[in-house]
This is a predicted structure of a 520-nucleotide part of an RNA (large-subunit ribosomal RNA, domain I) from a hot springs metagenome.
Context: one part of a larger RNA
């Protein structure tokens, strides 16, 4: 120096543990803001650095409700307090609420400074005719994802790369709602028929589409969710009021009528006023925001029983926590009853007042125009221009009005279906901040990043971004003595155990000692 074994030390695996995560479900809600918000800054305690609550009335004031003994937040101490004249504590109202922020007298390097009282800008209305004034609980900013619209990448894939593809993703702006959009056929479909939209299975990886490469990828039928869902206007005609007038009218605005594809209505004759809604307002059920009652066990054993071991009892209650171990009968709760003085919320009924219908004629008149179509060049449609319909918008051009016009996939002809060129419109979808609740989720290198934190710490900045849990049942947290400057240790003591002593529960193996045997 090597090997083995043994006793340690050293590190913190392993098992056990949760204070924290994760994911799903499910019902209410689905927004907060000039009545100053989200978010901060600075303060508020006798002592008070950080959380955490409050805001010059400052861990609080005040009111009505539970509740009933202790209490003065995390968090001990020391001092001083407050409570049965009912406190901490929980709930519901109300009151204060410093400064910054949209930040709104002005200004500015956010929480400051100046002027000295000031709604500053935009927007509606009014007065005024102006670089003005008034008046107004109008907008303005935020906010986890759904939700339409504008705008819109590349990495990447094609084993390179360009059309393609990643993709109408990502990211950016803009605005909305409690959902949004979409929506009552100028709609599919084919000799049968359906009957508005939305979503969901299916059809289908099918018909396609495609440097026919990678790769993109429908629809119609046909099963369900929802659905007693359909509605309202332009116009024709009739009135009214103004304007302009060649007095013949035209024409804006109101009011009435009117709304449809077996074509509908205007217009004329006749009938009728029935049926089924809508609805400010009343109304307050049933909820929701605090709670309350709530069965039944005792010994021995144990450090200590909920385990045994004895003999009992409840059970609309044998979920579940917690207690010195493993408790239906110890606590807290559960099973079942009961309960709001105030907020919030709104079923049912009621109700001013208001929508809504038919026959018959067939002459005339309406039936959404710079529209539809066309051409050009684009987008959208599963579809890259192709034989390319459909659907939008952009430049050009440019109709018919029912005997019209559109569509059925260039097109055209018969045949079918519908009726563009205003408008609105519940459900059934979408999402998940916040509460519930669950769980063949994790359980400290795991689960979020984060059981301690978006902190410490890095960047000028945008931004990046950790590590870190367990004494014990109860501090009983080791008085007191001794080695020593301390640290650290050895006695005492406590505890069921200090080989549980706070660099604390278990303590694995790397890696260092010490001791032995064997060896070189």
């Nucleotide at each position: 120096g090597g090997c083995u074994g043994a006793u340690g030390g050293u590190g913190g695996a392993u098992a056990c543990c949760u204070a924290g995560g994760c994911a799903c479900a499910c019902g209410a809600a689905g927004g907060c803001g000039a009545g100053g918000a989200a978010g901060g800054a600075c303060g508020u305690a006798g002592c008070a650095a950080c959380c955490u609550a409050c805001g010059a009335a400052a861990a609080g004031u005040c009111u009505c409700g539970g509740g009933g003994a202790g209490u003065c937040g995390g968090a001990a101490g020391c001092a001083g307090a407050c409570u049965a004249u009912g406190a901490g504590c929980c709930g519901a109202g109300a009151g204060u609420g410093u400064c910054c922020g949209a930040a709104u007298g002005g200004g500015g390097c956010a929480a400051c400074c100046c002027u000295a009282a000031a709604a500053a800008c935009a927007u509606a209305u009014c007065c005024u005719u102006u670089a003005g004034g008034a008046u107004a609980a109008u907008g303005a900013g935020c906010g986890a994802a759904c939700c339409u619209g504008g705008u819109g990448a590349a990495c990447u894939g094609a084993a390179a790369c360009a059309u393609c593809u990643u993709a109408g993703u990502a990211g950016c702006c803009a605005g909305a709602g409690g959902a949004a959009g979409a929506g009552a056929a100028a709609a599919c479909a084919a000799a049968a028929g359906u009957g508005a939209u939305u979503c969901c299975c299916c059809u289908a990886g099918u018909a396609g589409c495609g440097g026919c490469g990678a790769g993109c990828g429908a629809a119609c039928a046909g099963g369900g969710a929802c659905c007693a869902a359909g509605c309202c206007u332009a116009a024709a005609c009739c009135g009214g009021c103004g304007u302009u007038u060649a007095c013949g009218a035209a024409u804006a605005c109101c009011g009435g009528g009117g709304u449809a594809g077996u074509g509908g209505g205007a217009c004329a004759u006749c009938a009728a006023g029935a049926u089924c809604g809508a609805g400010a307002c009343u109304g307050g059920a049933g909820g929701u925001u605090a709670a309350a009652c709530g069965a039944a066990c005792u010994a021995g054993c144990u450090g200590a029983a909920a385990a045994c071991u004895a003999g009992a009892c409840c059970g609309u209650a044998g979920a579940a926590g917690g207690u010195g171990a493993a408790a239906g009968u110890c606590c807290u709760g559960u099973a079942g009853u009961u309960g709001a003085a105030a907020a919030c919320g709104g079923a049912a009924a009621g109700a001013a007042u208001u929508g809504u219908a038919g026959a018959u004629g067939a002459a005339u008149c309406c039936c959404g125009a710079g529209u539809a179509g066309c051409a050009c060049g684009a987008g959208a449609u599963a579809a890259g221009u192709g034989g390319a319909a459909u659907c939008u918008a952009g430049u050009g051009u440019g109709a018919a009005u029912c005997a019209g016009c559109c569509a059925c996939g260039a097109c055209c002809a018969c045949g079918u279906g519908g009726u563009a060129a205003g408008g609105c419109u519940a459900a059934a979808u979408a999402c998940a901040a916040a509460g519930u609740g669950u769980g063949a989720c994790c359980g400290a290198u795991a689960g979020a990043g984060a059981a301690a934190a978006g902190u410490a710490c890095c960047g000028c900045g945008a931004g990046g971004g950790a590590a870190a849990g367990g004494u014990g049942a109860a501090a009983a947290g080791a008085a007191c003595c001794c080695c020593g400057g301390g640290a650290g240790g050895g006695g005492a003591g406590u505890g069921a155990a200090a080989a549980a002593g706070a660099a604390c529960a278990u303590g694995a193996a790397a890696c260092c000692a010490u001791c032995a045997g064997c060896u070189u």

The full RNA is in RNAcentral, with records from SILVA. The prediction has a mean pLDDT of 83.